[in-house]
This is a predicted structure of a 526-nucleotide part of an RNA (large-subunit ribosomal RNA, domain I) from a Candidatus Woesearchaeota archaeon. NCBI's taxonomy places the organism under Archaea, Nanobdellati, Candidatus Woesearchaeota.
Context: one part of a larger RNA
RNA sequence: CUAUUAGGUGGAUGACUAGGCUCAAACGCUGAUGAAGGAUGUGACAAGCUACAUUAUGCUCUGGCGAGUCGCACGUAGACUUUGAACCGGAGAUUCCUGAAUGAGACUUCUCAUUAGAUCCGUAAGGAUCGGGAACGCAGGGAAUUGAAACGUCUUAGUACCUGCAGGAAAAGAAAUCAAUUGAGAUGCUGUUAGUAAAGGCGAUUGAAGACAGCUCAAGGCAAACUGAAUCCUUUGUUGAAAGGCAAAGGAGAUGUGGUGUUAUAAGACCGCCUACAUAGGUUUUCUCUUGGGAACCUGAAGUCCCUUGGAAAAAGGUACCUAAGAAUGUGACAGUCAUGUAAGGGUAACUGAGAAAGACCUUGGCGGUAUCUUGAGUACCAUUUGCUGGAUACCAAAUGGGAAUUUGGGAGGCAUCAACUUCCAACCUUAAAUACGUUUUGAGUCCGAUAGAGCAUUAGUACAGUGAUGGAAAGUUGAAAAGAACCCUUGAUAGGAAGUAAAAAGAACCUGAAACCUAAUAGCU
Numbered sequence: 001c002u003a004u005u006a007g008g009u010g011g012a013u014g015a016c017u018a019g020g021c022u023c024a025a026a027c028g029c030u031g032a033u034g035a036a037g038g039a040u041g042u043g044a045c046a047a048g049c050u051a052c053a054u055u056a057u058g059c060u061c062u063g064g065c066g067a068g069u070c071g072c073a074c075g076u077a078g079a080c081u082u083u084g085a086a087c088c089g090g091a092g093a094u095u096c097c098u099g100a101a102u103g104a105g106a107c108u109u110c111u112c113a114u115u116a117g118a119u120c121c122g123u124a125a126g127g128a129u130c131g132g133g134a135a136c137g138c139a140g141g142g143a144a145u146u147g148a149a150a151c152g153u154c155u156u157a158g159u160a161c162c163u164g165c166a167g168g169a170a171a172a173g174a175a176a177u178c179a180a181u182u183g184a185g186a187u188g189c190u191g192u193u194a195g196u197a198a199a200g201g202c203g204a205u206u207g208a209a210g211a212c213a214g215c216u217c218a219a220g221g222c223a224a225a226c227u228g229a230a231u232c233c234u235u236u237g238u239u240g241a242a243a244g245g246c247a248a249a250g251g252a253g254a255u256g257u258g259g260u261g262u263u264a265u266a267a268g269a270c271c272g273c274c275u276a277c278a279u280a281g282g283u284u285u286u287c288u289c290u291u292g293g294g295a296a297c298c299u300g301a302a303g304u305c306c307c308u309u310g311g312a313a314a315a316a317g318g319u320a321c322c323u324a325a326g327a328a329u330g331u332g333a334c335a336g337u338c339a340u341g342u343a344a345g346g347g348u349a350a351c352u353g354a355g356a357a358a359g360a361c362c363u364u365g366g367c368g369g370u371a372u373c374u375u376g377a378g379u380a381c382c383a384u385u386u387g388c389u390g391g392a393u394a395c396c397a398a399a400u401g402g403g404a405a406u407u408u409g410g411g412a413g414g415c416a417u418c419a420a421c422u423u424c425c426a427a428c429c430u431u432a433a434a435u436a437c438g439u440u441u442u443g444a445g446u447c448c449g450a451u452a453g454a455g456c457a458u459u460a461g462u463a464c465a466g467u468g469a470u471g472g473a474a475a476g477u478u479g480a481a482a483a484g485a486a487c488c489c490u491u492g493a494u495a496g497g498a499a500g501u502a503a504a505a506a507g508a509a510c511c512u513g514a515a516a517c518c519u520a521a522u523a524g525c526u
Base pairs, nucleotide, nucleotide: 001524002523003522004521005520006519007518008517014511015477016476019448020447021445022444023443024442025441026440027438028437029132030131037098038097040053041052042051044076045075048072049071059092060091061090062089063088064087068080069079070078103112104111105110117130118129119128120127121126136167137165138164139163140162141161147154151201177184178183188215189214190213191212198206199205219430220429221428222376226259227258230257231252232251233250234249235248236247237246238245239244264407266375267374268373269372270369271368272367273366274365280363281362282361283360284359285358286357288356289355290354291353292352293351297346298345299344303319304335305318306317308315320337321336322326328340329339330338381402382401383400384399385398386397387396409425410424411423412422413421464471465470484510488497489496
């Protein structure tokens, strides 16, 4: 040095899963009645996690369950419990300090004070807002790396990021829209149109819309003309189950409450005529009745038969049974018939849906006429500039400067202008569903199986690093059962020997236990 053998070291591999990942469905806000999040406490012994808050690993009521219980956590001690504990569901009480933090100051200690923050609305009584929330939404700002093989227009991209605001969704939304001589009929989302039309140092690249096919469908209210207090609010009293009614007082309101009215084949006011007061329609309440949903939970078939192996039977062999149940998990190896369950039924408080019945409040519709009146102004539109866009002079928006019309009216129809034709009615507001997301719950999977899958299967956003912003791990498995190795010898200790448990020491550095590496022995070679 090589080979073999026996050990050690090491933790690969195999098996497993307590955790993830993805998808689907359900569901979706919270907070001054003090949140989310923290800090400090609370246990007989108590460091951590969990739970809770001086009533502190809990208190009360109520429903369920039925024999054990005092969390993870298996110990000692002491208690509780068939007068029903523990546990599970529901409803309450308590809930220190901090935190929007809100009496002032501190910054969690505490001090001073003594009923109280700021802003807004309201005459007042009184009311609202503030902070938090994973992603999703709308709006205000808004890059660069990059690509163009350099780079400046362009692209990346209205992306990342910052800020504000809202909701369970948001936004959008009932045509001054499209279309093209036929027509459609609010919005949103999907497919397609289409990588087309178009834009573009016509480079790189960017890039729609109508139609069509689907999902889902829903429409309403003002301003004005006319009328002119006919209206509304608060408090008190009364009545009612309530919604509400009635009365009184006070207030709001002519800078207009209420009624009417809301459109394009123009409509409305106004005028004329007809019709109409309830057996109807709409909104709303639930004392009463009916019927669903809805918690924990309850019922739930059929072998523990014989024999063999084994530590153990659920395995092999034999022989039965159930099935609206042969999903699954557990049980000393692989169980339809052992346990929990499963199929199928049942149950029901809080809460909630629908209906009945009863109550309360509110409510005409149509035709014709066209003299007069009304129909959203620094608006439409024009010019210049800029942004955005495929949008080029011709999307849309903003700034500046000019600045209309009034139904014989006005806007649009992709250069301008004129005419014709078509189409719609701006300058006010509201609006469900189809859509997005996943903090959360449930279910599922041709997903992963501990260097994988989440960063985290375990006291994980922990330990640790950093002044800080921030970065950020490793770490799973004894055994069926602790039966977790009594006693003895040795020893400073770990250990070791012997003994014992167990199927096996599998011995807690614990399933399996590869390789590299180390040691020893044997053989061979140099």
RNAcentral holds the full RNA, with entries from ENA.